RNA sequence: AUAAUAUCAAGGCAAACUUAUCGAAAGGUAAGGACGCAAAGCCAAGGGCCUAAAUCGUAGAAACAGAUACGGCAGCCGGUUGCAGUU
Numbered sequence: 001a002u003a004a005u006a007u008c009a010a011g012g013c014a015a016a017c018u019u020a021u022c023g024a025a026a027g028g029u030a031a032g033g034a035c036g037c038a039a040a041g042c043c044a045a046g047g048g049c050c051u052a053a054a055u056c057g058u059a060g061a062a063a064c065a066g067a068u069a070c071g072g073c074a075g076c077c078g079g080u081u082g083c084a085g086u087u
């Protein structure tokens, strides 16, 4: 320098849960906390999954079966960029 990522991990990230806060919810953010992660970096204009406020539907109204993302999830697949160690 090139290739690989079985093993290892200096440094890095941080599931569940708790508290605070934003949100209709799903979920997000901050702090604590570590189940795990070699891309658990980034992308929600590909697939998938979650939610259903508004809308559609129903209807006199209230209420609501159902439908629906313009709301979310990157720690589901996928796309994309890349550090160090090790071999």
Base pairs, nucleotide, nucleotide: 003087004086005085012037013036017032018031019030020029021028022027035075041080042079043078046077047076048073049072050071055067056066057064